[in-house]
The prediction has a mean pLDDT of 81. Transfer RNA from a candidate division WWE3 bacterium, 74 nucleotides, folded computationally.
Parts: sequence; structure tokens; C1' cells
RNA sequence: GCCAACGUAGCUCAGGCGGUUAGAGCGGUCGUUUCAUAAGCGACAGGUCACUGGUUCAAGUCCAGUCGUUGGCA
Repeated sequence: GCCAACGUAGCUCAGGCGGUUAGAGCGGUCGUUUCAUAAGCGACAGGUCACUGGUUCAAGUCCAGUCGUUGGCA
């Protein structure tokens, strides 16, 4: 330099052929339980869905570009 895949919560990830509220597990905080801690149980907080633009009545999802990560080729 060329090609491909990927980018969603602090971490690991799901999200069907675009559809009406953006989720799970772990982690965090609070409560409950205990003599106490851990475990368990309940609740809560936490998101510019990498960024910019486009298509559409409607985009995490489709298209283009940019950035980043990983892999392959040279």
C1' cells in the first nucleotide's frame, strides 16, 4: 500500500427481512438477610449504538466516507 471482518453500558456480548420502550450476564450503588463477612434475593443508576453525511414515514440495522481494532496479502 491492497483486501476482509468488527466497533452497542465500566467489561463480555445479544439485538431475525428496518417498525413503534435499546437489552442480558458480570461489575457498581442502595435495601434485605447475618452477630459479622461472603453467597442469595429485590430495586436503582449507567448508552451521542465509533464519527460525519445520505436513503426512508421510520435506521443499532441499509448506503457512502472518515477514524480505530484485528486478521490476511504484498
Rfam family: tRNA. Its family is annotated with triplet codon-amino acid adaptor activity in the Gene Ontology.